[in-house]
Context: one part of a larger RNA
RNA sequence: CGUGGAAACUUGAGAAGGCGCAUCCCUAGUACGAGAGGACCGGGAUGCACGAAGCUCUGGUGUACCAGUUGCUCUACCAAGAGCACUGCUGGGUAGCCACCUUUGGUUAAGAUAAACGCUGAAAGCAUCUAAGCGUGAAGCUGUCUUCAAGAUUAGGUUUCAUAGACUGGUUAGAGACGAUAACCUUGAUAGGCCGUAGGUGUAAGCACAGUAAUGUGUUCAGCCGAGCGGUACUAAUAAGUCAUUAGA
Numbered sequence: 001c002g003u004g005g006a007a008a009c010u011u012g013a014g015a016a017g018g019c020g021c022a023u024c025c026c027u028a029g030u031a032c033g034a035g036a037g038g039a040c041c042g043g044g045a046u047g048c049a050c051g052a053a054g055c056u057c058u059g060g061u062g063u064a065c066c067a068g069u070u071g072c073u074c075u076a077c078c079a080a081g082a083g084c085a086c087u088g089c090u091g092g093g094u095a096g097c098c099a100c101c102u103u104u105g106g107u108u109a110a111g112a113u114a115a116a117c118g119c120u121g122a123a124a125g126c127a128u129c130u131a132a133g134c135g136u137g138a139a140g141c142u143g144u145c146u147u148c149a150a151g152a153u154u155a156g157g158u159u160u161c162a163u164a165g166a167c168u169g170g171u172u173a174g175a176g177a178c179g180a181u182a183a184c185c186u187u188g189a190u191a192g193g194c195c196g197u198a199g200g201u202g203u204a205a206g207c208a209c210a211g212u213a214a215u216g217u218g219u220u221c222a223g224c225c226g227a228g229c230g231g232u233a234c235u236a237a238u239a240a241g242u243c244a245u246u247a248g249a
Base pairs, nucleotide, nucleotide: 001151005161006160007159008158009157010156014148015147016146017145020048021047022046023045024044025043026042032037050105051104052103053102054101058099059098060097061096065092066091067090068089069088070085071084072083073082074081075080110142111141116136117135118134119133165243166242167241168240169185170184171183172182173181190236191235192234193232194231195230196229197228199225200224201223206219207218208217209216210215
């Protein structure tokens, strides 16, 4: 830009991906075979590699967070803290992200076939799977499964609307390089704050007591944090503007 305008839901021409492998058990030590050995067909279990999704478990990260601790400087000093030293170092760790973790997939018809194996059968009184005709037959092909898909210019279909709707602007994240997508914009829980809480750390400071003191005990499963979850208009989503406004050539 096109498909008359708009919103929502779709069909599928076509395209892409996938359709993997091994071991063990039963059938059965059966068929077969002198023995050694050892099945087809059919049924079941387990695992490996690969793919997809997810974070309940396990584990990693987690420069949000909590605690411990060393040196220096500072808050006049004590105590309590702050800054710097790779995040100073060390021990843990929520959300998110992730795999080593968890769940799951490759199933099964059907059709046409390859090699191959056949039936009927002439040319060629025989023979011959082939010349006419008819079958069986593969992890391969079509299809079944998953995803995309009407620029499929053959531009499809259905429903609803006709001052319909879209965009700019703003608060944002289930989205993200930017566009885009998605949620919300006071008729509001969109983000922050606040209130609580799953959870993390591990028992704060102050005071009291015990001890010469270091320190310990009690108050105290405390204090602090809380990207998750729930609630609450306190703050910010104000006010508005632009395009379109045609029932069809």